[in-house]
RNA sequence: UCUUCGGGGUCAGUGAAAAUCUGAGCCGGCGGUAUAGCCCGCGACCCGAAUCAGAUCUUGAAAAAGCUCUAAUUCGGUUGAUUUGGUGAAAUUCCAGAGCCGACGGUUAAAGUCCGGAUGGGAGAAGA
Numbered sequence: 001u002c003u004u005c006g007g008g009g010u011c012a013g014u015g016a017a018a019a020u021c022u023g024a025g026c027c028g029g030c031g032g033u034a035u036a037g038c039c040c041g042c043g044a045c046c047c048g049a050a051u052c053a054g055a056u057c058u059u060g061a062a063a064a065a066g067c068u069c070u071a072a073u074u075c076g077g078u079u080g081a082u083u084u085g086g087u088g089a090a091a092u093u094c095c096a097g098a099g100c101c102g103a104c105g106g107u108u109a110a111a112g113u114c115c116g117g118a119u120g121g122g123a124g125a126a127g128a
Base pairs, nucleotide, nucleotide: 001128002127003126004125005124010024011023012022013021025113026112027102028101029042030041031040032039037100038099046077047076048075049074050073051072053070054069055068057066058065059064082098083097084096085095086094104116105115106114
């Protein structure tokens, strides 16, 4: 420098209607570190500002200026959850037990699990 890869997860019951309630399950991006959803850091989503480009409109003879919108880049903000015991040189990461967490919009009934932004983006990884 180029190419490829880069998110997973259900049934039953009640009911007019629920994969959203109830019951029992199931799932867990990336890097670090003794193997991590719950330690440290990052990504994405969300918010703000700046820079640059394009488009509509307004003012102006023109140059140009102003508002709004869209995309990209940079910076900042926000962003959920764990303990006990055991082994060991070393583990909140392994083994045993008991817990907890999960953005935003949509929906004939309330969502980690359905649909959607997303055939997106990306921390990164592999190869040449």
FMN riboswitch aptamer (RFN element) from uncultured Rhodoluna sp., 128 nucleotides, folded computationally. Rfam family: FMN riboswitch aptamer (RFN element). About the family: The RFN element is a highly conserved domain that is found frequently in the 5'-untranslated regions of prokaryotic mRNAs that encode for flavin mononucleotide (FMN) biosynthesis and transport proteins. Model confidence (mean pLDDT): 87 of 100. The RNAcentral record of the sequence draws on MGnify.